Predicted 3D model of a 150-nucleotide RNA (Lysine riboswitch aptamer) from uncultured Rubneribacter sp.
It matches the Rfam family "Lysine riboswitch aptamer". Gene Ontology term of the family: lysine biosynthetic process.
RNAcentral holds the sequence, with entries from MGnify.
[in-house]
This record gives sequence, structure tokens and C1' cells, in this order.
RNA sequence: ACAGAGGUGCGGCUUCCAUCAGUACCUUCGAAAAGCGCCGGAAAGCGCGGAGCGAAAGGGGACGCCGCCGAAGGGCUUUGCGGGUUUCCGACCGCUUUGCCCUGGGGCGCGGGAGAACAUUCCGCGCACUGUCGCGCAGCGGAGUGCUGU
Repeated sequence: ACAGAGGUGCGGCUUCCAUCAGUACCUUCGAAAAGCGCCGGAAAGCGCGGAGCGAAAGGGGACGCCGCCGAAGGGCUUUGCGGGUUUCCGACCGCUUUGCCCUGGGGCGCGGGAGAACAUUCCGCGCACUGUCGCGCAGCGGAGUGCUGU
């Protein structure tokens, strides 16, 4: 340099499904004082109950297809834009961007963060499993800057 392996392996896309939610919007009838709520603070604004109709985004799962095996993912930080009624400040979330760093792989458990969420996900700790290499091989140790082949 080229080729290749790991397995409940990784990413993307289509379709479908559940959730969001009998919520929001809308229609209609009634009420409309305080209090309280709409992420936190200030100001403004909005709201409530019955009946009818009834979503979507974001987040997720499954089948299939495509591309792959640092696949790829993530953390902190930084830039800009957007979001939850509006304005200012702050926090948070999403996308984007800068720098530094982490993780062989998936799984399970506990605690915490994000989330509408018993979904999913991130962080920390723990557990065994699995691939790989090493050793003094009932086992122990290492990390993808690795391993196998040419």
C1' cells in the first nucleotide's frame, strides 16, 4: 500500500406502525372576579368549562434497500441561526461551526441528565459475553495508532 475479519456490528434512505393525543387548532354553547398557569426574572398578552371535529412537528420501533467495518458515535468548548406567546436578560433544546478529548463491539443492571414518555438517548459506575493480540494460559492483561493475509 492492497485485500479481509468481528456480530443482537455501524450509518443513510423508503414504506409502515405505535406514541405524541382524544392534546393543539377549528366550530358551537356557557363563564370571565381573585388566584394560578404558559422554563426562570420584569412588563405585556393569552387562558376557563360543556359538546362536536380532530391533527402535525420533534423523538422512536420494524421490514426492506443502499453504503460500510473508525464502520461510526459521543463528551466538553466555541461561532452563528432557530425553538417553546412577545420584548430584554439568563438557562435549556435543535441545527451549524471552532478547538481539545473519549470509545474494539454489542448487551444487562444501578444512579443522574435530556425527553410528553415505562420509548429512545447521553454521562458515571458495575457485570458478564464476544472478536483480537499478548503472557508465566482453570486464568490474567492490553487497545482499533489494533488484528489477519499478501